[in-house]
A computed fold for a 349-nucleotide part of an RNA from an uncultured bacterium, annotated as small-subunit ribosomal RNA, central domain. The coordinates come from a structure-prediction model, not an experiment, and the mean pLDDT is 88. Rfam family: Bacterial small subunit ribosomal RNA.
Context: one part of a larger RNA
RNA sequence: UUGGGUUUAAAGGGUGCGCAGGCGGAGGUGCAAGUCAGCGGUCAAAUUGCGGGGCUCAACCCCGUACUGCCGUUGAAACUGCAUCCCUUGAGUGCGCGAGAAGUAUGCGGAAUGCGUGGUGUAGCGGUGAAAUGCAUAGAUAUCACGCAGAACUCCGAUUGCGAAGGCAGCAUACCGGCGCGCAACUGACGCUGAGGCGCGAAAGCGUGGGUAUCGAACAGGAUUAGAUACCCUGGUAGUCCACGCUUUAAACGAUGGAUAAUAGGUGUGGGGGGGAGUGACCCCCUCCGUGCCGCAGUUAACACAAUAAGUAUCCCACCUGGGGAGUACGAUCGCAAGGUUGAAACUC
Repeated sequence: UUGGGUUUAAAGGGUGCGCAGGCGGAGGUGCAAGUCAGCGGUCAAAUUGCGGGGCUCAACCCCGUACUGCCGUUGAAACUGCAUCCCUUGAGUGCGCGAGAAGUAUGCGGAAUGCGUGGUGUAGCGGUGAAAUGCAUAGAUAUCACGCAGAACUCCGAUUGCGAAGGCAGCAUACCGGCGCGCAACUGACGCUGAGGCGCGAAAGCGUGGGUAUCGAACAGGAUUAGAUACCCUGGUAGUCCACGCUUUAAACGAUGGAUAAUAGGUGUGGGGGGGAGUGACCCCCUCCGUGCCGCAGUUAACACAAUAAGUAUCCCACCUGGGGAGUACGAUCGCAAGGUUGAAACUC
């Protein structure tokens, strides 16, 4: 490399947009590049393959023959391609409804926590398995009133919803993205995928400036213990929060790439449409989209998956090829740094 694979054995890129490339719906006509057929030329000899023959056999030698390839020419037109005309079911637009923690910004709210001031009040509070460190007669804890600050939004709340993923939850307003259903008016294949590239990307971390209530790496003390650089307790800095700019990694997980098509059923639930029945937010039937569970065929090493496929097929991308060495070294590249990306070998089993 081929082949075979990628939920869990090695292996799906964190996720989207998208240039090139690859692949691509129905019908008509033409061309003939691919494709197919006939004919011709060429592919030196030797060698090789096959069929014969000669040295006693074999090696060796001799004769015949062949596949495929390339070029030319004459045709065929189903398929691919190219050109052109046309279609509407793929895709998109329009119109009408609809749901939603999708995003950004601003404002507002109550509870809790801590702190401040004042009142009441007195000897404890706190913490644990038990304690101690700690706080407290300079009046703590508790309780009442007022005030301040920062962060997070109880209940509702749910295999619920939205988002490409990361993720998103108090309330209101403004701006804004996507989605579903119905109608079938418009465009007429405008599509799918996507190496590079570009954007987004939890937490931690970094830079500058703010903020700092809580929690809390590091650190200190108290315990525990043989020891205890831990688990438990009392404190506590960075951080946690905001703005702007970096970083670009995660068990970034459904450990399952994206798209399309068809393929038994049953039962929940979220959003829409149609019909029946009806006092009704109830109920019944059909249907589209989402989200769960069970299950047939089929698949699977098994577990399991099973219309949200891990089954049946097609297209495109990514990745794997024994364990360790090692996601290391070197080089390159990105980064302020931390480090990221790319990514070996010797050796060893």